[in-house]
RNA sequence: UUCUUAUCAAGAGAGGUGGAGGGAAAGGCCCUAUGAAACCUCGGCAACAGGUUAAAUUCAACACUGUGCCAAUUCCUACUGGAUAAAAAGUCCGAUAGAUAAGGA
Numbered sequence: 001u002u003c004u005u006a007u008c009a010a011g012a013g014a015g016g017u018g019g020a021g022g023g024a025a026a027g028g029c030c031c032u033a034u035g036a037a038a039c040c041u042c043g044g045c046a047a048c049a050g051g052u053u054a055a056a057u058u059c060a061a062c063a064c065u066g067u068g069c070c071a072a073u074u075c076c077u078a079c080u081g082g083a084u085a086a087a088a089a090g091u092c093c094g095a096u097a098g099a100u101a102a103g104g105a
Stems, first nucleotide, its partner, number of pairs: 001105008013042005021031003026077003043070003048066003051062003074097001079094001081093004
């Protein structure tokens, strides 16, 4: 980098350094000098994989290890898509894209 599978409506932030951007990309809408990104320290959330325990082959508990995450539903939308609707708007579903984990090339 790419492929496969699973999940994505819940949850969880303070301090220091820093000094203008950030929310993937386009549009929107937001966050930000009452301090953005990034880095560090400490804390927390979750439970994907490993581990342990219980149990008995599946679910559960713990949170020890490896990751991940801690504004807004993946912040919202996008599509010659489907359902509903007379149509439009809207709502729901799906696809695409993205993120994370595990496994493979």